[in-house]
Context: one part of a larger RNA
């Protein structure tokens, strides 16, 4: 000198940008953070409003509405978000390798969808229970379930043939055998068929469905190489190390078992201990290096604490199960719920870190044929001089060097063009008027072209025209009026290092980064004038280099 996710002290006028819980990975009130599909399915309200019967309670119809609602089934919830508790390890970084492997959605190409079945949730009675919740019976449906058929294809195990490598092996073909599928929705339409004017067991178009082929994507496993600090840690190691059989997995593997052998690691640091999430990158430096990993990105692990599996293509399953503990809360004492390291807030502990905001407009994610639904990601706003930038606090003239205040050799010097005072100016500021880009699209209606298809329905694709859509915001900008108006502090003056004098004080009260000041004229303590540096900042503390 730089740099900081900072604190303190003293002040603070305005904007852009950016950034904020580093200690308790401590506890947690209270709302929100993952739902979507009625074009996959069966039930199905009430409020209200007309309207009719009845003497009245009240009953019934229509409509609200096949709507709200909850259930069945799909897909989604493994992704987005959050922290850094653990981990010194193939965990991260890089750079191979898989002749040992999975991969829903999403693109291509093949080839397919025939015919049946039995249940069940909801609901309807009913029972138990403070309360979570939970039986029995009866009824019902599907793209839920579950046999049967086909089998271009896939797996299996045998048989031949060709190729090929990098050991085990790999690929390709060809033959016979076994096994293994499906679901329908929804618009349109009359060319064939049947009734006969418009349906339909037909056709058609879109959206699913089964089975494989390759692709993409996303993951999973191995292995060079590299990744702090102690030798005041020197010896570790029995599933250890290899083999052979097996079990297991998507897949190699002592990963795990049986049996067999005695083997592996180590001063080139094995074990063991102590800290630590890793990397891009960031500070710092000329560099080499050193130091560091918030913010953003990429990967890991983690979700009150330990352990378990389930379902699914995929699970450390944060907002999922089960168990066992610690805590909280309810209880009718029998038993029940609960998990903010998720967005906001709360309490704690601490020098120390926001608001219980506003929107799905935009990018992005999930459902869905769409409209549309959800979406504390995410776009914004709010709060903090926390950083960095940028602007402004006014410009010009203006000596008789006014007063006033310090200094004084008492002559004057200084504060000082500083003020006043005269012109002028309007950034900001108050007002008054206008006012964005951020929006592209989707969807509707019109048309046009092309695919499909019997077709001028229909649907899809594409274009062109109208419509519609902004939280931030009446903001940003842009224009008038008004008026120097509304805005300057901190820090140091004895060297080092810019910048002096008075008074007070008397080794006292203090200063102090370091030399070192203070015991009677202190340029070092405290105040005043003045002067120095920096400025919406300036000191100080504490890390790094």
């Nucleotide at each position: 000198g730089a740099a900081c996710g900072a604190a303190c002290g003293c002040u603070g006028g305005c904007g852009g940008c950016g950034u904020g819980g580093a200690u308790u990975a401590g506890g947690c009130a209270u709302g929100c953070a993952a739902g979507u599909c009625g074009a996959a399915c069966g039930c199905g309200a009430a409020a209200g409003a007309g309207g009719g019967g009845g003497a009245a309670a009240c009953c019934c119809c229509u409509u609200g509405a096949g709507u709200a609602g909850a259930g069945u089934g799909g897909c989604g919830a493994a992704c987005g978000g959050g922290u850094g508790a653990g981990u010194a390890a193939c965990g991260c970084g890089u750079g191979a390798g898989a002749a040992a492997c999975c991969u829903g959605c999403c693109u291509u190409c093949g080839a397919c969808a025939g015919g049946g079945g039995g249940a069940u949730a909801a609901c309807a009675c009913u029972c138990c229970u403070a309360a979570c919740g939970g039986g029995g019976u009866g009824c019902u449906a599907a793209u839920a379930c579950c046999g049967c058929a086909u089998g271009a294809g896939a797996c299996c195990a045998c048989g031949g043939a060709g190729u090929c490598g990098c050991a085990u092996g790999g690929c390709u073909c060809c033959g016979a055998g076994g096994u293994c599928a499906a679901a329908g929705g929804u618009g349109g339409c009359c060319u064939c068929u049947a009734u006969u004017u418009a349906u339909a067991a037909g056709c058609u178009a879109c959206c699913g469905g089964u089975c494989g082929g390759a692709g993409a994507u996303g993951g999973u496993c191995u292995c060079g190489c590299g990744c702090c600090c102690c030798a005041u840690u020197a010896g570790c190691u029995a599933g250890u190390u290899g083999g052979c059989g097996g079990u297991g997995u998507a897949a190699a593997a002592g990963a795990c078992c049986a049996c067999c052998a005695a083997g592996g690691c180590g001063a080139c640091g094995a074990u063991g201990g102590g800290u630590a999430g890793c990397u891009g990158g960031u500070c710092u430096g000329a560099g080499a290096g050193g130091a560091u990993g918030g913010u953003c990105a990429g990967c890991c692990a983690c979700a009150c604490u330990g352990g378990g599996a389930c379902u699914g293509a995929g699970a450390u399953a944060c907002g999922g199960c089960c168990c066992a503990g610690a805590c909280u809360c309810c209880u009718a004492c029998g038993g029940g719920a609960g998990g903010c390291a998720g967005c906001a807030g709360u309490c704690g502990a601490g020098a120390g870190g926001c608001u219980u905001c506003g929107g799905c407009a935009a990018u992005g994610g999930g459902g869905g044929a769409a409209a549309c639904c959800c979406u504390g990601a995410c776009c914004g706003a709010g709060c903090g001089a926390c950083g960095c930038c940028g602007c402004g606090u006014g410009a010009g003239g203006g000596a008789u060097g006014a007063a006033g205040g310090c200094c004084c050799u008492u002559g004057g010097g200084u504060u000082g063009u500083a003020a006043a005072c005269c012109u002028c100016u309007u950034u900001u500021g108050u007002u008054c008027g206008g006012g964005a880009a951020g929006a592209a699209g989707u969807g509707c209606g019109a048309u046009c072209a092309g695919g499909u298809g019997a077709a001028c329905a229909a649907u899809c694709u594409g274009g062109u025209c109208g419509u519609u859509u902004g939280a931030c915001g009446g903001u940003a900008c842009c224009g008038g009026a008004c008026g120097a108006a509304u805005a300057a502090g901190c820090u140091c003056c004895g060297g080092c290092u810019a910048a002096c004098u008075c008074c007070g004080u008397g080794c006292c009260a203090g200063c102090a980064g370091c030399c070192g000041c203070g015991g009677u004229a202190a340029c070092a303590c405290g105040g005043g004038g003045g002067g120095a540096g920096c400025a919406a900042g300036c000191g100080u503390u504490g890390u790094u280099c």